The RNA shown here (Bacterial large signal recognition particle RNA) has 266 nucleotides and comes from a Solirubrobacterales bacterium. Rfam family: Bacterial large signal recognition particle RNA. Rfam's curators write: The signal recognition particle (SRP) is a universally conserved ribonucleoprotein involved in the co-translational targeting of proteins to membranes. The sequence was found by an Rfam model in a public genome assembly. Taxonomically the source falls in Solirubrobacterales (Bacteria, Bacillati, Actinomycetota, Thermoleophilia).
RNA sequence: CCGUGCUAGGCGGGGAGUCAGCGGUGCCCUGAACCCGCAAUCCGCUAUAGCGGGGCCGAAUUCCCUCCCGAGGGGCCGCUCGCGCGGCAGCCCCGUCGGCCGGGGCGUUGAUGGUCAGAGUCCCCCGCGGUGUCGGUUCGUGAACCAGGUCAGGUCCGGAAGGAAGCAGCCUUAAGCGGGUCCCGGCAGGCGCGGUGGGAGUUCUCUGAUUUGAGUCCAAGCCGGCGAAAGGCACCGCACGAAAGGCCUCGACGGAGGGUGCACGG
Numbered sequence: 001c002c003g004u005g006c007u008a009g010g011c012g013g014g015g016a017g018u019c020a021g022c023g024g025u026g027c028c029c030u031g032a033a034c035c036c037g038c039a040a041u042c043c044g045c046u047a048u049a050g051c052g053g054g055g056c057c058g059a060a061u062u063c064c065c066u067c068c069c070g071a072g073g074g075g076c077c078g079c080u081c082g083c084g085c086g087g088c089a090g091c092c093c094c095g096u097c098g099g100c101c102g103g104g105g106c107g108u109u110g111a112u113g114g115u116c117a118g119a120g121u122c123c124c125c126c127g128c129g130g131u132g133u134c135g136g137u138u139c140g141u142g143a144a145c146c147a148g149g150u151c152a153g154g155u156c157c158g159g160a161a162g163g164a165a166g167c168a169g170c171c172u173u174a175a176g177c178g179g180g181u182c183c184c185g186g187c188a189g190g191c192g193c194g195g196u197g198g199g200a201g202u203u204c205u206c207u208g209a210u211u212u213g214a215g216u217c218c219a220a221g222c223c224g225g226c227g228a229a230a231g232g233c234a235c236c237g238c239a240c241g242a243a244a245g246g247c248c249u250c251g252a253c254g255g256a257g258g259g260u261g262c263a264c265g266g
């Protein structure tokens, strides 16, 4: 160095989770890897850390170790954003007071204030109107027989002339039913308007009378003071969620380097 037969070992690995810990079932990643049984109110084990049974490869592209790359997973911090709760009273908004500016209206044909009366307001009553409802009225319909008229046929009385009751049909009508709402009447009301009507009230508004005798009213803008905390913005604190980015950690696949037998024969 070659051949034969074996053995260690291998026939997937990793992350999170679970666990005292290791591995598996279940989830996720990688990507192609023998079969059967067990397993989440778990299963099997104990640092040689799945167990049991069967099969295949076998000292190297396949086993072992180190390094690189890096799919993917985990932890911490976190610019910023969202949602919620609380706080504050800086701004807006809101209220009030004062000042400035100057627009308009009314006013000696009487502003403003005072006094009196009335009205607006509330309750009751009454009138008119309207609305609703009921009845009348009106139109239609409406009776096998027990409603009316006319009553074919048929029936009855009669010797006959003639007479009688009367079904169907047709016409009409009663109660009832349905429609219309011009008109009439009754009743009702969270309807409207009114009354020399009765009562209550009179803060405020309007009108009138009287008195006083020169101001008074409205809206907008700017500045300042005070107040309030319902809302919006800003600011502060807390909790939750998302997240640019950063750090740490494990690490499949892949790549590089190194390492690992025994027996016999030639």
Base pairs, nucleotide, nucleotide: 001266002265003264004263005262006261009057010056011055012030013029014028015027020046021045022044023043024042034054035053036052037051038050063259064258065257066256067255068254072250073249074248075247076246077245080242081241082240084238085237086236087235090233091232092231094227095226096225097224098223099222100221103218104217105216106215113211114210115209116208117207118206119205120204121200122199123198124197125195126194127193128192129191131188132187133186134185135184136183138179139178140177141176147172148171149170150169155164156163157162